Predicted 3D model of an 85-nucleotide RNA (Glycine riboswitch aptamer) from an uncultured Eubacteriales bacterium. Rfam family: Glycine riboswitch aptamer. Rfam links the family to the GO term glycine biosynthetic process. Rfam's curators write: This family represents the bacterial glycine riboswitch. The coordinates come from a structure-prediction model, not an experiment, and the mean pLDDT is 78.
[in-house]
RNA sequence: AUGACGACACCGGGAGAGGCCGCUUUGACGAGCGGAGCCGAAGGGGAGCGCAAAAUCUCUCAGGCAAAAGGACCGGCGUCUGACA
Numbered sequence: 001a002u003g004a005c006g007a008c009a010c011c012g013g014g015a016g017a018g019g020c021c022g023c024u025u026u027g028a029c030g031a032g033c034g035g036a037g038c039c040g041a042a043g044g045g046g047a048g049c050g051c052a053a054a055a056u057c058u059c060u061c062a063g064g065c066a067a068a069a070g071g072a073c074c075g076g077c078g079u080c081u082g083a084c085a
Base pairs, nucleotide, nucleotide: 006080007079008078010076011075012074013073020035021034022033023032024031025030037065038064039063043061044059045058046057
C1' cells in the first nucleotide's frame, strides 16, 4: 500500500391485505376493547431430502390491512476487521 467476506451507522428505493362493524374515551385527530374477514417482507416457529443446514418455502404466535410509523431485500456512502495481491 490493494481491500474479498463479514459487522455497524447514515441516505435512497421498498410489496401485500378493509379508511370493516360495534362499544368506550377525546373538542377533534387519535387511542383502547371486542367481533368476524384478510396479508406475510420486523421478529418467531416448522418440515422433507441418505444425513445435516437454509430460504423469499411453510405456519400465522407476533405483527400488519388510508396516511404516519414499521418493513425482508437491493443500491450508495463511511467506519471497523483483514482474505487475497